A computed fold for a 72-nucleotide RNA from Prevotellaceae bacterium UBA1746, annotated as transfer RNA.
Model confidence (mean pLDDT): 81 of 100.
The sequence was found in a public genome assembly.
It matches the Rfam family "tRNA". Rfam classes the family as a transfer RNA. Rfam's curators write: Transfer RNA (tRNA) molecules are approximately 80 nucleotides in length. Their secondary structure includes four short double-helical elements and three loops (D, anti-codon, and T loops). Further hydrogen bonds mediate the characteristic L-shaped molecular structure. tRNAs have two regions of fundamental functional importance: the anti-codon, which is responsible for specific mRNA codon recognition, and the 3' end, to which the tRNAs corresponding amino acid is attached (by aminoacyl-tRNA synthetases). tRNAs cope with the degeneracy of the genetic code in two manners: having more than one tRNA (with a specific anti-codon) for a particular amino acid; and 'wobble' base-pairing, i.e. permitting non-standard base-pairing at the 3rd anti-codon position.
């Protein structure tokens, strides 16, 4: 250089055209406790960007960046 796969929370992952984008786990705070840990209640947290399609895109098409894997 060429193909091909991927890109949603601090992290693993759902959600594959329609409803407020959901859980654990991580951090705050509050209860329990003499203290910590468990625990249990709460609250902030996110679709890579930039076009298109479509009544509507996390989703489907194009680009550009990021991360993989193969080939040369």
């Nucleotide at each position: 250089g060429c193909u091909c796969c991927u890109g949603u929370a601090g992290u693993u992952c759902a959600a594959u055209g329609g409803a407020u984008a959901g859980a654990a786990u991580a951090a705050g705070u509050c209860u329990c406790u003499c203290c910590u840990a468990a625990a249990g209640a709460u609250u902030a947290g996110a679709u890579u960007c930039g076009g298109g399609u479509u009544c509507g895109a996390u989703u489907c098409c194009c680009g550009a960046c990021g991360g993989g894997a193969g080939c040369a």